[in-house]
Background:
RNAcentral holds the sequence, with entries from ENA. The RNA shown here (transfer RNA) has 77 nucleotides and comes from a Patescibacteria group bacterium. It matches the Rfam family "tRNA". It is annotated as a transfer RNA. About the family: Transfer RNA (tRNA) molecules are approximately 80 nucleotides in length. The coordinates come from a structure-prediction model, not an experiment, and the mean pLDDT is 81.
RNA sequence: GGACGUUUAGCUCAGUUGGUUAGAGCGCACCGUUCACAUCGGUGAGGUCGAAAGUACGAAUCUUUCAACGUCCACCA
Numbered sequence: 001g002g003a004c005g006u007u008u009a010g011c012u013c014a015g016u017u018g019g020u021u022a023g024a025g026c027g028c029a030c031c032g033u034u035c036a037c038a039u040c041g042g043u044g045a046g047g048u049c050g051a052a053a054g055u056a057c058g059a060a061u062c063u064u065u066c067a068a069c070g071u072c073c074a075c076c077a
Base pairs, nucleotide, nucleotide: 001073002072003071004070005069006068007067010026011025012024013023019057028044029043030042031041032040050066051065052064053063054062
C1' cells in the first nucleotide's frame, strides 16, 4: 500500500428486506426472603448505536469520508 471483517449499556453480545419508546445475559444500586451471608424473587439506574456528512417522510440498519482494532496479501534497504 491492497482486500476483507468488527465497532450498540461497565463487560459479552442480539437487533437485516429502513418503520416510529433501542434490547438480553452478566455486573451495579435498592427492596423482599435470612440472625447474617449466599441463593432466589422483584424494582431501578445506565446508551444521542465509533466520528462527521449524505439520501429519505423516517437511518443502529443504505451511501461516502475518517478513526480504532483484527485477519490475509503485497512492498521494503